[in-house]
C1' cells in the first nucleotide's frame, strides 16, 4: 500500500514551547483562532476495541485510540412532507441508506 469485521449524535483539560491559520481531502456553508487556535511536549482525564485479573454484568494494569462542535453539516440516491409552477421542474426541511473518512481487532 490493498482487502475483512465491528463502531462513529455519550464521555473526557490544564500547563510549557511555537506563532497564523484551523476543523482529512474538494466545493458551499457554519464555527474556533493574536484573550494563542492547529501544532508539539508534560501531566491529568474519558472509554472499553485486544491482552490481563475476576467470572453474571466487572475492574482498568498493559497495547492502541481519544479528550470543540453528530465524522462540525451538506454534496449521491430513494421516501415524506413544503414552495412556485403543472410536462419531466424549482425552493426548503425530515428519515433511511450510499460514498468518503478515521479507530480498533485479526489476517495477508
Nucleotide at each position: 500500500u490493498a482487502g475483512u469485521u465491528a463502531u462513529c449524535a455519550a464521555g473526557a483539560g490544564u500547563g510549557g514551547c511555537u506563532g497564523a491559520g484551523a476543523g482529512a481531502u474538494c466545493u458551499g456553508g457554519c464555527u474556533c483562532u493574536a484573550c494563542g487556535a492547529c501544532g508539539u511536549c508534560a501531566c491529568a482525564g474519558c472509554a472499553a476495541c485486544c491482552u490481563g485479573c475476576a467470572u453474571a454484568g466487572g475492574u482498568a494494569a498493559g497495547g492502541u485510540g481519544c479528550u470543540a462542535a453528530a465524522a462540525c453539516c451538506a454534496g449521491c440516491a430513494a421516501a415524506g412532507c413544503u414552495u412556485a409552477g403543472u410536462u419531466u421542474u424549482u425552493u426548503g426541511c425530515u428519515u433511511u441508506g450510499g460514498a468518503u473518512g478515521a479507530u480498533a481487532a485479526g489476517a495477508u
SAM riboswitch aptamer (S box leader) from Lederbergia galactosidilytica, 108 nucleotides, folded computationally.
It matches the Rfam family "SAM riboswitch aptamer (S box leader)". Rfam's curators write: The SAM riboswitch is found upstream of a number of genes which code for proteins involved in methionine or cysteine biosynthesis in Gram-positive bacteria.
Of the family's consensus pairs, 94% are formed in the model.
The RNAcentral record of the sequence draws on Rfam and Ribocentre.
The same sequence occurs in records of 2 taxa.